Molecule: Lysine riboswitch aptamer
Organism: Halobacillus sp. A5
RNA sequence: AGAGAGGAUAGAGGUGCAAAGACCAUUAGUACACAAUGUGAGAACUAUGAGAUUCAUCGACCAUUGUGAAAAGGGGGAUUUGCCGAAGCGGAAAGAACUCAUAUUCUGGAUGCUGGUUCUGCUGUUGAAUAAACACGGGACUGUCAUAUAGGAGACUAUAUGGAGGGCUAUCUUUGCA
Repeated sequence: AGAGAGGAUAGAGGUGCAAAGACCAUUAGUACACAAUGUGAGAACUAUGAGAUUCAUCGACCAUUGUGAAAAGGGGGAUUUGCCGAAGCGGAAAGAACUCAUAUUCUGGAUGCUGGUUCUGCUGUUGAAUAAACACGGGACUGUCAUAUAGGAGACUAUAUGGAGGGCUAUCUUUGCA
C1' cells in the first nucleotide's frame, strides 16, 4: 500500500424475531358426570372394512328435562428471557395410534425455499370462530450491496434498476498480490 481467498469476533435492519410462566376473553353453559322420563339393540376403540377385547334387556346407543360443569390448541396486553436464518414454510428416513389393508393424525426432523415489515384478495388450508396463522397473488414502506445518472474536493447524498442473509458492515488473524 492493500487485488483476491479462508477463519474468528463484534454489530446493523425495527410496529425486528421467537420462547416462557401468570392473568384475561373466547372455546362454552359446549364436552363430560349424575338423576328422571321416553325408546328398545346395539355401543366403544382416529375413519372405512374385517378381526380381537370391553360394556350392554340388572337395559346399550340416542332424545328431552334438571343439577353440576371443564380442558387443550389458537388469541390479547404487560413482564421476563434468548436472539438477528433471529425465525417462518416445507416435510425424507424411522417410529407410534389393539391387529391387518387403505387413509388420517402424532413424534421425528433430512434435502430444499424465504432479507424484513405492513396492507390487501367473493383465493386456498387449518380452526368453534367473521379471531388468528400459513400458502399463493397484487401493492406500499424499509435495510443492505452492486450498477447507472446527477450533485460534491472527498466522505457521501438523491433517483432509477437489479441481486440475495452461505449476504452486509467493522476489527483481528492466516494466506496471498504489488